[in-house]
RNA sequence: GAUUCGCCAACUGGAGAGCGGUUGCUUAAAGCAAUCCACCGAAGGGGCAAGCGGCACACUGCUGCAUAAACUCUCAGGUACACAGGACAGAGGGAGAGGC
Numbered sequence: 001g002a003u004u005c006g007c008c009a010a011c012u013g014g015a016g017a018g019c020g021g022u023u024g025c026u027u028a029a030a031g032c033a034a035u036c037c038a039c040c041g042a043a044g045g046g047g048c049a050a051g052c053g054g055c056a057c058a059c060u061g062c063u064g065c066a067u068a069a070a071c072u073c074u075c076a077g078g079u080a081c082a083c084a085g086g087a088c089a090g091a092g093g094g095a096g097a098g099g100c
Stems, first nucleotide, its partner, number of pairs: 007094002011090003018037001020036006038079003044075001045073003051065005
C1' cells in the first nucleotide's frame, strides 16, 4: 500500500402466524393496557451431531470434554392494513485487526 474476513452506522430489499375471548381506559373502534386460549420463527436466548479421550470389549456399550446451523425449543419477542421490529442479502461508507 492493496486484498480478504469480521466490526460499526446509515440506505435498499426482507417472511411467518387470531380483524380471537374477557376486563379496564372511554360511550365506540380493527386503538391502548392486562389476562386467557390458539398460533409464528428471521431480534435476542436455550439445546443437540460429527469430533477428541477414558473404561469395557461377544454384541458393541457406558462415560467425560467439545462445538454448529436458516435444525430444534418457544424463555423472550411477534400474529388485519399501516407503523414498528426483523435473521439474511445488496451496493457504497467508516474505524481497526490479522495474514501475505
Predicted 3D model of a 100-nucleotide RNA (Glycine riboswitch aptamer) from Pseudomonas sp. C27(2019). Rfam family: Glycine riboswitch aptamer. About the family: This family represents the bacterial glycine riboswitch. Its mean pLDDT, the model's own confidence on a scale to 100, is 76. The sequence is in RNAcentral, with records from Rfam.